[in-house]
RNA sequence: UGAACGCUGGCGGCAGGCCUAACACAUGCAAGUCGAACGGUAACAGGAAGCAGCUUGCUGCUUUGCUGACGAGUGGCGGACGGGUGAGUAACGCGUGGGCAACCUGCCCUGUACAGGGGGAUAACAGUUAGAAAUGACUGCUAAUACCGCAUAAGCGCACGAGGACGCAUGUUCUUGUGUGAAAAACUCCGGUGGUACAGGAUGGGCCCGCGUCUGAUUAGGUAGUUGGCGGGGCAGCGGCCUACCAAGCCGACGAUCAGUAGCCGACCUGAGAGGGUGACCGGCCACAUUGGGACUGAGACACGGCCCAAACUCCUACGGGAGGCAGCAGUGGGGAAUAUUGCACAAUGGGGGAAACCCUGAUGCAGCGACGCCGCGUGAAGGAAGAAGUAUUUCGGUAUGUAAACUUCUAUCAGCAGGGAAGAAACUGACGGUACCUGACUAAGAAGCACCGGCUAAAUACGUGCCAGCAGCCGCGGUAAUACGUAUGGUGCAAGCGUUAUCCGGAUUUACUGGGUGUAAAGGGAGCGUAGACGGAGAGGCAAGUCUGAAGUGAAAGCCCGGGGCUCAACCCCGGGACUGCUUUGGAAACUGCAGUUCUAGAGUGCCGGAGAGGUAAGCGGAAUUCCUAGUGUAGCGGUGAAAUGCGUAGAUAUUAGGAGGAACACCAGUGGCGAAGGCGGCUUACUGGACGGUGACUGACGUUGAGGCUCGAAAGCGUGGGGAGCAAACAGGAUUAGAUACCCUGGUAGUCCACGCCGUAAACGAUGACUACUAGGUGUCGGUGAGCAAAGCUCAUCGGUGCCGCAGCCAACGCAAUAAGUAGUCCACCUGGGGAGUACGUUCGCAAGAAUGAAACUCAAAGGAAUUGACGGGGACCCGCACAAGCGGUGGAGCAUGUGGUUUAAUUCGAAGCAACGCGAAGAACCUUACCUGGCCUUGACAUCCCGAUGACCGGCGUGUAAUGGCGCCUUUUCUUCGGAACAUUGGAGACAGGUGGUGCAUGGUUGUCGUCAGCUCGUGUCGUGAGAUGUUGGGUUAAGUCCCGCAACGAGCGCAACCCUUAUCUUCAGUAGCCAGCAAUUCGGUUGGGCACUCUGGAGAGACUGCCAGGGAGAACCUGGAGGAAGGUGGGGAUGACGUCAAAUCAUCAUGCCCCUUAUGGCCAGGGCUACACACGUGCUACAAUGGCGUAAACAAAGGGAAGCGAGCAUGUGAGUGUGAGCAAAUCUCAAAAAUAACGUCUCAGUUCGGAUUGUAGUCUGCAACUCGACUACAUGAAGCUGGAAUCGCUAGUAAUCGCGGAUCAGCAUGCCGCGGUGAAUACGUUCCCGGGUCUUGUACACACCGCCCGUCACACCAUGGGAGUCAGUAACGCCCGAAGCCAGUGACCCAACCUAUAGGAGGGAGCUGUCGAAGGCGGGACGGAUAACUGGGGUG
Repeated sequence: UGAACGCUGGCGGCAGGCCUAACACAUGCAAGUCGAACGGUAACAGGAAGCAGCUUGCUGCUUUGCUGACGAGUGGCGGACGGGUGAGUAACGCGUGGGCAACCUGCCCUGUACAGGGGGAUAACAGUUAGAAAUGACUGCUAAUACCGCAUAAGCGCACGAGGACGCAUGUUCUUGUGUGAAAAACUCCGGUGGUACAGGAUGGGCCCGCGUCUGAUUAGGUAGUUGGCGGGGCAGCGGCCUACCAAGCCGACGAUCAGUAGCCGACCUGAGAGGGUGACCGGCCACAUUGGGACUGAGACACGGCCCAAACUCCUACGGGAGGCAGCAGUGGGGAAUAUUGCACAAUGGGGGAAACCCUGAUGCAGCGACGCCGCGUGAAGGAAGAAGUAUUUCGGUAUGUAAACUUCUAUCAGCAGGGAAGAAACUGACGGUACCUGACUAAGAAGCACCGGCUAAAUACGUGCCAGCAGCCGCGGUAAUACGUAUGGUGCAAGCGUUAUCCGGAUUUACUGGGUGUAAAGGGAGCGUAGACGGAGAGGCAAGUCUGAAGUGAAAGCCCGGGGCUCAACCCCGGGACUGCUUUGGAAACUGCAGUUCUAGAGUGCCGGAGAGGUAAGCGGAAUUCCUAGUGUAGCGGUGAAAUGCGUAGAUAUUAGGAGGAACACCAGUGGCGAAGGCGGCUUACUGGACGGUGACUGACGUUGAGGCUCGAAAGCGUGGGGAGCAAACAGGAUUAGAUACCCUGGUAGUCCACGCCGUAAACGAUGACUACUAGGUGUCGGUGAGCAAAGCUCAUCGGUGCCGCAGCCAACGCAAUAAGUAGUCCACCUGGGGAGUACGUUCGCAAGAAUGAAACUCAAAGGAAUUGACGGGGACCCGCACAAGCGGUGGAGCAUGUGGUUUAAUUCGAAGCAACGCGAAGAACCUUACCUGGCCUUGACAUCCCGAUGACCGGCGUGUAAUGGCGCCUUUUCUUCGGAACAUUGGAGACAGGUGGUGCAUGGUUGUCGUCAGCUCGUGUCGUGAGAUGUUGGGUUAAGUCCCGCAACGAGCGCAACCCUUAUCUUCAGUAGCCAGCAAUUCGGUUGGGCACUCUGGAGAGACUGCCAGGGAGAACCUGGAGGAAGGUGGGGAUGACGUCAAAUCAUCAUGCCCCUUAUGGCCAGGGCUACACACGUGCUACAAUGGCGUAAACAAAGGGAAGCGAGCAUGUGAGUGUGAGCAAAUCUCAAAAAUAACGUCUCAGUUCGGAUUGUAGUCUGCAACUCGACUACAUGAAGCUGGAAUCGCUAGUAAUCGCGGAUCAGCAUGCCGCGGUGAAUACGUUCCCGGGUCUUGUACACACCGCCCGUCACACCAUGGGAGUCAGUAACGCCCGAAGCCAGUGACCCAACCUAUAGGAGGGAGCUGUCGAAGGCGGGACGGAUAACUGGGGUG
C1' cells in the first nucleotide's frame, strides 16, 4: 500500500473494497413527466338518470366524460445531465498562460417592441386485411401551444453607396441613403403562466496559439492534399476542412519518421532537499459504450439504457422472419493470490417534468458483509511467601517460572439485562432506529495472540537429530557435546493483531543539477586539420532579450502547514489564515551576460634580421661487410654444438690472393642528444619544401580556444598488380634433445623483408597521463639562441624556448606526482558505472579478402580488481653456520643367523607406533602367569568399593571327595567388648542403588613425550612514523659459538631465550684415614700379614686455579682477532644436565586421570588349553664372517665401573664339559662375582671354501622351573651350509674421537647378538664453501595465506541450463496496390407520386419515392515490411 497468504481474533468510530477477462451475461430495477397544450375514456372512484329485486333504504344492472382522475395516442420539455469504465490516444489529449477584429449558447435574468387574420391535414379511434411474432398495409372520421401561407417591422439580416472615429494588419464601430427578407399560441382556478422578434447579461461550449509532457538511432531521412497561393464550396466559425488550377515546397541531429509503452492533472508515497516512483478512493479535463462505419433530430449528440448498415456472439421462430447489448445498481458464470447485498428509503442534499399538488431518481442518504486500513477502549485493580504444586534446569546445594497463582478486599470501561430516549425538519413529513446518548441492578465473570532469541538486532538453556532431517534477508549453521535444524522451558518485541510475500522510495554521493570520476581500481579517442555548436581580452557610451525589483491578474475546490472550533479523546469533520516555489501583463534599474555600432594592444597573426636540427620528398654518389662467379696458391678437412649429427669437401672445399656481379643496410661519431602532430626519422651531396626558436617592435586589431559529425595521416603483419631478391627468415625439410618434442639448439630453405602504385586502419599506437590558458618554494645537469660583466682557449650573472634528475607546499586509497603536476582554477571534447557471458551474437556501414567500426541480451557468480602489510615459497640475489658437502677412516646394501615391521595365513596370530621424528619402538626380558586375543567350561550385586536387612560366629587353618581346571560337595576346629538391651568385626544369604570394562573417541581433554633445535631467535612497555594492516626498536658497519659485544641510528628501556650459576673430569692445597706404602722404623708364616704412620696413590668434604688478566701486532686509542709468555689447563679446557615464543588437530583414552557415548546373566569376572614364536615373500636394525694386520695351541702382563641375602659364593672334591656335592667368608673400599680381552712372547698352519667360516642337523647331556612338545638357555661328540669383501644406492665419525678389545648392570626362576654403563689399545683427514641437505639474517618477485605437497590453464568424457545459426512451418501487427462496395451525407436525374401557396383546373412554384455518380466500413486477392513462436541438425557459452 485498493494488497494477498499463514496463525489468531472482544467492542466501537471513520474511511475504503475486481488492480486480472474493455470476458460473456439469467432476473429485477437505474428517465421520465405535463389533462393548466390536444382529441379523448381502456382501467379505478364518485355523482346524476333509468330499470329490477324489494323494506323508508340497501344491493344489482343499464346509460351518461358530468366530476376526481387517467391506459394508449398527438404535442411540449427532458432522455447531450446524473452514473460507469480507462480500451484507444505520445495528441493542442492534458497542464499552464493567452487569443477569437474568426464563433454558438435551450432553460435563467434585464431591457425594447409585438401577438392581426386565415387555411389544409393527421395519429388516436372505427372497419377491412398480411404475419407465428415483431411489425405493418388500405379505407373512413377528428383536435391542438402539431403544420402552412398572408399582413405588420421599432429594431435585425443581406446587397450597393457616402462620411466620422479606432486598430499592428485583415478590419471594427458610429451616422446616413436605396433596394430587399423573415415573426408569434394559446391556456387559466383570473392571481398569472406561456408565445414572437431584437439587444444586453449570465452560464455552458467550440476553435487557435506560446511553453511543458516516457523509451529506443541496432528506427535517418519523412511527406503528393503533402507545403503555400488564387477561385469556388462547406461550416456556428477560422482553416487543404473539401475541390479545380498554379508553384515546389514543408518537417528533421534542438531527433522528423517509425517502433514500443501509457488516459492527463490537482494530488498520493518517499526524501534534509533536489529528486525518484505512482495516478486506487475525492475533484477537474479527455476518450469510450459488443467491434467497425454512418448520419438524423435537436440550443447542444454523430447520442451507454435513440436510429440505420456491416461483422462476431447469444436468444425466439410456425424456418418465411425477428429480438438483444450491465465499462448504471445489485447479482451470475469465467479468469484470478484476490475484492461485498439480486437490502431500506426518497426523511435529508441535489436532478428532470409540472403553475402546483405531486410523480420519477440503484444520483444520493442509510443499513448488510470482510481486522482491508487509520483511530480509540477493554481482557481487571490493590494486598498476598525466603517463595505451594506442576514444569524446566542443576555443580543435586539449589535456581527459574514468581506476587505470578491460590486466598482476601475492591471496581464495572466493553459485552449481556432492564428503563428512559434525541438532534438531523422553518409547518406536514425520519429510511437510518427504539439508533446515538443517559440511568439502574448484576457477576471477575464472556474477551490474547503472533513472531523472534548466532551477528547485524532487544532476547538462552536443555533434550532429540548427526552435512541426515532441515534453516537461511546477508554472512552462514548442521559431519555425536548445534545459544543457528525440531521440541520444551525461559526470555525479548509488538499486540486484536502478529508474521511472510509482492511493490515503491530511502539508505545509494551506486548516473553525482545540488553531488562522482578516467597514471596503476571501469574509464583519454592512435594523431592532426577543421564544420556546426559551446566558451571567450581591454576602454567609454547605447538598447533592454536574459538578470534584479515594485504592482496587478491568475495559480478551482479538496489536500498540505499554522491557529481556532465540533463529535467524552483520537482518527474524522468544520472555520480562518498561509503556502501553491509557476505563467501572464505592466512600471522601473543597467552591475554582469547578450545585441548593434565605436576605440585599443597585453591574446593571435604578419613583416625584417639570425642561427640549430636523423623534419619531409626526389635525384645522384661512396666505402666497409656478407653472398655468388672467374682465375691463382694450397690440401684434407670445414662447419656446427653443452656434446653431436644432418650439411659442404679429393669433381679440390674451408683458408688465402686478384678481378668482377648484385642487393640490402649505413660501424665509429652516438649522448635519459636533436627534429616531427602522432606513427616515426641516422653514410655523403644537390634541388624543392614544412615547422619550431631567438632578436626587433614596423603592420593588422580579438582575427582566439576547443571541436559532435566530416576529412587527412597512421608501426608491423597482411592483400592486389608489376619489378627486385645479397643477407635474414614464418611455412616446410633434415639432424639433435626428450618419455614424447609438431619447441627451445643446429644445417638448409619459400613467401615476406626492398622498390613503384593501390588497399587495409589496427598495436602494451604507453608518459597506460586529451587539448588550451593562467597561477603556485627551490636545487642541479644538458640542447638551441640572446644580453651584460671580467683578470677571456674561459668563467660568472641574467633571460627566452626545449629536454632530464632531486625536492617543499599541495594532492593521492596507497604507490607516487610535484612549474614538462596526478597541485590551484577556467573552457571545450572523448570516455566509465560489479565480474563473467563479450568486444561475442544479430542488424547496419566499410573492405578484394583477412577483417575493422558500431555493439546487446538470456544466463551465471558474490565477488572480480587496485595499492600497500606480515609471512611462506622461488630450479631469485647477498652473507653466514652445521660431519651438510669435500678430504679421510669404518660400515650398511650381497651371505648365514638374531630381532622388529609389512604382507600372507589363522579359531586367534591382542593392541598401539607410520618419511626424517614407526620398524633390537611401548616390551628393563610372551613356556604357565604376564595377556589385553581365540576355543571350551563356569559365575551374575559380581574378583574389587560404599550403603541397608536377616542369619551365623567366625576369618584363618586342617582333612576328604570330585574335575582338564576353576567352580561344586562334605567334615573338624573356633571371636572381642558390654551398662547384658546390644555394639564392633568377619563370613554367608537377600533386595536395589551400584561395581566393572586394556570397549569407542588423542579430531572433546589434562598430564607426559617427540620434532624443528641447544637453532639464535621470540616478544613487551613508552615514544616516534603510517588513514590502516603495521613499521621502528630487532635494520646498518664490524665482531662472535651466540639478538655475543662495540660503534652508529627516533628511539629509550625491559622480559623469555644465549652465556654464567649446577654435576662430572683434568692440576694443586687443606681436613679426615677401615684400602695404599714399606716411602722411613720394627715384627713376619713373606700375604700390608701385624705393630706403627698418613708422606704419596686413593676415597670424600672444603678451597684455590683461567679472567683475553699480561705482552706484541692488526682493528676505529672500540668490540674483537692473530701470535707469544707463564701455566696442569688458554680463549665457552673436555663431557653432561638445562630445550625460548611457537609449528606438526605430531604421539599416547593400553602407564595414569578424565568429559561424552556404548555393554550390564556381558564388551564384566574365573579357569584349562592354544595363540602373540605361523611363513612363497619384502624392508629396517644388528651379530658372525669371508681370513695371515689372521686361526689354533702353550705359558705370561695390565683395568675401570658395578652387583650381591629366596643373594654373591672362595676353597676342596667330582665330571671332557655345561655342571654337581660340600661350604669358609661377605648386607661388602674388608668377602665374592672376577678369568679382563685385545696386547706382547714362543710354536704351528701357508692362500685352500682351508686348521677360514660357523649355519643346519643327529645323538647324549646339564640347569632353571608345577611344567622346556608347540616354545628356553647352555655343554660334549659328530655334521660342516652360504660366504673369497658385496650393484644402484646409502650411514656414522673431527681426538682420547673413529676403529678395535673385553668387563659390568637393569629386567630376570630361566632366557641378551638388544639396551644402559665401564675401562684397554688407539688412528687418518679437513684445500675449501662451487655443488647436495638442513638452518639463520638482509633483500627481491608473487595471481600463494589449510601458505609450492600452494595456486591454476585448455582439450576430451558425462549431466543440466539459457542462447546464436538453421531447409522451413505456424499464428499475428501496421501500412501499400487492386477488386467488391452496405448504410448514409452530398450531387445529378426524376417520364412516377403529392393537402396547404399562385392560378382557376391546362398547369406553375415547391417537395418526395425511384434511379445514377463521387466518397465510403467490413470483406476478397497480391507482393513486400516488422516483431513473435516452433524445427532435424549445428556453433560457441555457463554450471556441476